Predicted 3D model of a 73-nucleotide RNA (transfer RNA) from an Anaerolineae bacterium. Its Rfam family is "tRNA". Gene Ontology term of the family: triplet codon-amino acid adaptor activity. Lineage of the source: Bacteria > Bacillati > Chloroflexota > Anaerolineae. Model confidence (mean pLDDT): 82 of 100.

RNA sequence: GCCCUUGUAGCUCAACGGAUAGAGCUGCCGCGUCCUAAGUGGAAGGUUCUGCGUUCGAGUCGCAGCAAGGGCA
Numbered sequence: 001g002c003c004c005u006u007g008u009a010g011c012u013c014a015a016c017g018g019a020u021a022g023a024g025c026u027g028c029c030g031c032g033u034c035c036u037a038a039g040u041g042g043a044a045g046g047u048u049c050u051g052c053g054u055u056c057g058a059g060u061c062g063c064a065g066c067a068a069g070g071g072c073a
Base pairs, nucleotide, nucleotide: 001072002071003070004069005068006067007066010025011024012023013022018056028042029041030040031039049065050064051063052062053061
């Protein structure tokens, strides 16, 4: 330098182009206990990497950039 894959919550991951982007874990608030822990209930947590485009509608499709991983040279 060229090619491929990936980028969504603090972490690990879902989400056919269509309703308010969901789940588990962690953390938080309770229940529980003499106090912890296990277990259990609940709430909260998101600029879907950035920008532009296509579309009635984009997390999803296209282009450019950025970052990470891999391959070739």